[in-house]
RNA sequence: GGAGUGGGGCGGGUGAUCGAUCCGUGGUUCGCUUCGGGUAGGAAAGUCCGGACACUACAGGGCAGGACGGCCGUUAACGGCGGCCUCGGGCGACCGGGGGAAAGUGCCACAGAAAACAAGACGGCCAUCGUUUCGGCGGCGGUCAGGUUGAAAAGGUGGGGUAAGAGCCCACCGGCCGCGCGCGCGAGCCGCGGCGCUUGGCAAACCCCGUCCAGUGCAAGGUCAACAUGAGGGAGCGGCCCGCUCAUACCUCAGGUAAGGCCGCAUGAGCGCGUCGGCAACGGCGCGCCUAGAUGAAUGAUCGCCACCCGUUUCGGCGGGGACAGAAUCCGGCUUAUAGCCCCCUCUGACU
RNA sequence: GUCCUUGUAGUUCAACGGAUAGAACUGCCCCGUCCUAAGGGGUCAAUGCUGGUUCAAUUCCGGCCAAGGACACCA
Numbered sequence: 001g002g003a004g005u006g007g008g009g010c011g012g013g014u015g016a017u018c019g020a021u022c023c024g025u026g027g028u029u030c031g032c033u034u035c036g037g038g039u040a041g042g043a044a045a046g047u048c049c050g051g052a053c054a055c056u057a058c059a060g061g062g063c064a065g066g067a068c069g070g071c072c073g074u075u076a077a078c079g080g081c082g083g084c085c086u087c088g089g090g091c092g093a094c095c096g097g098g099g100g101a102a103a104g105u106g107c108c109a110c111a112g113a114a115a116a117c118a119a120g121a122c123g124g125c126c127a128u129c130g131u132u133u134c135g136g137c138g139g140c141g142g143u144c145a146g147g148u149u150g151a152a153a154a155g156g157u158g159g160g161g162u163a164a165g166a167g168c169c170c171a172c173c174g175g176c177c178g179c180g181c182g183c184g185c186g187a188g189c190c191g192c193g194g195c196g197c198u199u200g201g202c203a204a205a206c207c208c209c210g211u212c213c214a215g216u217g218c219a220a221g222g223u224c225a226a227c228a229u230g231a232g233g234g235a236g237c238g239g240c241c242c243g244c245u246c247a248u249a250c251c252u253c254a255g256g257u258a259a260g261g262c263c264g265c266a267u268g269a270g271c272g273c274g275u276c277g278g279c280a281a282c283g284g285c286g287c288g289c290c291u292a293g294a295u296g297a298a299u300g301a302u303c304g305c306c307a308c309c310c311g312u313u314u315c316g317g318c319g320g321g322g323a324c325a326g327a328a329u330c331c332g333g334c335u336u337a338u339a340g341c342c343c344c345c346u347c348u349g350a351c352u
Numbered sequence: 353g354u355c356c357u358u359g360u361a362g363u364u365c366a367a368c369g370g371a372u373a374g375a376a377c378u379g380c381c382c383c384g385u386c387c388u389a390a391g392g393g394g395u396c397a398a399u400g401c402u403g404g405u406u407c408a409a410u411u412c413c414g415g416c417c418a419a420g421g422a423c424a425c426c427a
Base pairs, nucleotide, nucleotide: 001348002347003346004345006344007343008342009341010340012306013305014304015303016302017301018300020039021038022037023036024035026033027032041324045335046334048333049332050331051330052329053217054216055215056214060242061241062240063239065213066212067211068210069209070084071083072082073081074080085098086097087096088095089094099208100207104206105205106202107201108200122146124143125142126141128139129138130137131136155173156172157171158170159169160168174197175195176194177193178192179191180190182189183188221263222262223261224260229254230253231252232251233250234246235245236244237243255426256425270289271288272287273286274285275284276283277282308321309320310319311318312317353423354422355421356420357419358418359417362377363376364375365374370407379395380394381393382392383391400416401415402414403413404412
């Protein structure tokens, strides 16, 4: 320099003027206003998982439903993350798959003889019987080797063997089963022995095994203010049934009210630095910090300067550009969008 | 903000995992008529997009995109 894989970080800075909103502070004629300070993200997004929090009488029994899936760990929890095992792909960085098809049921179109209790349609080979114009032809049987079809055809290669053949027998590969006071927490690995070895694919088909899960969703829920009626129905037990509990309640429909205020709601599984344990995810300890809070909904606009990129150049400058997007109860993840820049990693050409 | 539902010709609907994706209306062409209409014949036209599972996907499973709907309080 070229070609790549997987990660990590950033995603402008600064000043002036005019605003918006929140907090504190002082003033106030309660309308506002002075001063000081804070004010978007890596995804705030999709709402796909998991939790916190809140409500619902989770008495008891039974039944549904959903998610996940190699092993070990991590965590508040997870379908996330880390390390490891195994199979497959890549020269490599690295990437992808992974409970059970020998518990049962079901499906495998078309083609093909046959699609799972294998099969005998085709061509061939062989034995035997009959027939013969001595070339054959026919019957019955063996063969499961071959061809054909298909996504998939009942272990593969080589040799022996046989009437012809075939795991029929043998070697290697593959498979199944068992053993080891073998190694490892474990998935598994290693070694030894046995069995010629019937048993395809699909579980993102039903299902089985194991693990886990109550539902709803801040429009939860509480409180203040206002309007405050009528009709009908028993209602609930977080999805259903039994059974149980309560009936001033509760539900549905019509109607009405503000077109509402406040709390929930900003100190949290919080952030930064250091150190210790651990391969790591992560955890312990110490010190420091306070970091958005709107509700028609703020977080902005304009103009300079600097840095970056592109074009141009008479090397002084001049012109242009900056993505995706945007909080709404809060966190941990995943996924998706993203101009441009930087770092780590792999292979490789040349040079030193 | 939260929670649901649905995406198939232009429109309204069909379709066991096995296709040339079907039907009606509409559109276009032809016949028919003096012209039009009715009627008859023919024809065009689609699985929202993108990955995966499977031999095979409109159908099963993810991820995006779009459209529609419900949810305040009182009593």